[in-house]
Context: one part of a larger RNA
């Protein structure tokens, strides 16, 4: 002076408790341990490892493995010789890669000989490469406490001194936020604000958006949208009630009320916390191998075990018609891909528009209305099998997605226990991206529909303060 306490006061968070809804029981998904493997590459491992690095493992990727093959090397940079480059062509191979033939000379300087410059090829030596260790050698990012209200300094002053005081106190706030007081004064890093978003309205401007015109053109700027600017909330106003303060109640005005909702913002410092496989990088290794090329496997295996989403068990439903009911964000050129046409559909045939407020992607869905099912393992549910197909792609056997026909498994709401969420939240419903040839139950958005419950702070569980013990440093 801090850490600790099954010591004590205060406060505070979906922690609790009051409510919804799950997970944990099935079936596949998906990542993880095991166990197996030639090899299942490697990290990650309470809370903060497990749909996690992976925003896409057929080959590529890739880092493992088996065979096969190189040795100044796939890759740079220096000498030196020799050829410009480069394109096609048979043949041996599983290709890697080996062996051969054919065309072809181009740029800058120079009359020309010669010379550069890029490229290729050979030789030998500097060397090159290592996803080889070591995150307990480190930079730099990143996780968590925890968006929690805290962490500090100067000069003062008290202590001998380690320190203390300022920060404690009485009140108050989401807040070391603010008032008061007081041996302190003052100030930095944090809070707040300044930044975006988004509710409301002025006001400029406008095509590709809109239309007061039946469609069109033409024309307009009223309305809708779009994007600059700008008003706009600030306890400003009243009343209570507090200490004449700070500030809390409650009210009018308002779209919006006391941080309006949401973002981005992450102090000092914990955790030798995670990463040398994103890069850098020290040290230590490998150097005809621990590099480096290539074909095949592997990462996709499986008695088992967690973890996380997905679908379901059904009548607040399932199915069928119809009503083209009603969105927002977005993404397009090696792209999006319309109208037709042909398929029962996946999907095809073609190719009009659009580098897009124009054209496409693109019919939102659940909702409603009518009809049918009538409590069954069913018209529920769709695992798994078989046929026949489709699509991408040297290629879908290991091991891709989809589509039609059969097929029809477990599962009747889930034990011990455990998690989310306080409002346009939870709970459902579909849409789009990003990787992406192809692949999405996953991740990031968008938006449609839209609850319930909060006495309250005893208790669990974390946090802040203050104070006390103390055998701990």
């Nucleotide at each position: 002076u801090g850490a600790c306490g099954g010591g004590g006061a205060c406060c505070c968070g979906c922690a609790c408790a009051a409510g919804c809804g799950g997970u944990g029981g099935a079936u596949g998904a998906u990542g993880u341990g095991g166990a197996u493997u030639a090899a299942u590459u490697c990290g990650a491992u309470g809370c903060a490892a497990c749909g996690c690095g992976a925003a896409a493992a057929a080959c590529c990727u890739u880092a493992c493995c088996c065979a096969g093959c190189c040795u100044u090397g796939a890759c740079a940079u220096g000498u030196c010789a020799g050829g410009a480059a480069u394109g096609c062509c048979u043949c041996g191979g599983a290709g890697a890669u080996g062996a051969g033939g054919c065309a072809g000379u181009g740029c800058c300087c120079g009359c020309a000989a010669g010379g550069g410059a890029a490229c290729c090829u050979g030789a030998g030596c500097a060397c090159a490469g290592g996803u080889g260790c070591u995150g307990c050698a480190u930079g730099g990012c990143u996780g968590u406490c925890g968006u929690c209200a805290g962490c500090u300094c100067g000069u003062g002053u008290c202590g001998u001194g380690a320190g203390a005081u300022g920060u404690u106190g009485g009140g108050u706030u989401a807040a070391g936020u603010c008032c008061c007081g007081c041996a302190a004064c003052g100030a930095g890093c944090g809070c707040a604000a300044c930044c975006c978003u988004u509710a409301u309205c002025g006001u400029c401007a406008g095509u590709u958006a809109c239309u007061a015109c039946g469609c069109a053109a033409g024309a307009g700027g009223a309305c809708u949208c779009u994007g600059g600017c700008g008003a706009g909330a600030c306890u400003g106003c009243c009343g209570u009630u507090g200490a004449c303060a700070a500030a809390a109640c409650g009210g009018a005005g308002g779209a919006a009320g006391g941080u309006g909702g949401g973002g981005a913002u992450g102090a000092c410092g914990u955790c030798a916390a995670a990463u040398c496989a994103u890069c850098a990088u020290g040290c230590c290794c490998c150097u005809u191998a621990u590099g480096a090329c290539c074909u095949g496997g592997g990462c996709u295996a499986c008695a088992c075990a967690c973890g996380u989403a997905c679908u379901a068990c059904a009548a607040u439903g399932g199915c069928g018609u119809u009503a083209a009911a009603c969105a927002a964000a977005g993404a397009g050129a090696a792209g999006c891909g319309a109208g037709a046409c042909c398929g029962c559909g996946a999907g095809g045939u073609g190719g009009a528009g659009c580098a897009a407020a124009a054209c496409u992607c693109a019919u939102a869905a659940a909702c409603a209305a009518c009809g049918u099912c009538c409590c069954a393992g069913u018209u529920c549910a769709g695992a798994u099998u078989g046929c026949a197909g489709g699509c991408u792609g040297c290629a879908a056997c290991u091991c891709g997605c989809c589509u039609g026909c059969a097929u029809g498994a477990a599962g009747u709401c889930g034990g011990a226990a455990u998690u989310g969420c306080u409002a346009g939240u939870a709970a459902u419903c579909g849409c789009a991206g990003a990787u992406c040839a192809g692949c999405a139950u996953g991740c990031u958005g968008c938006g449609g529909u839209g609850a319930a419950u909060a006495c309250g702070u005893u208790c669990c569980c974390g946090g802040g303060c203050c104070u006390u013990g103390c055998a701990c440093a």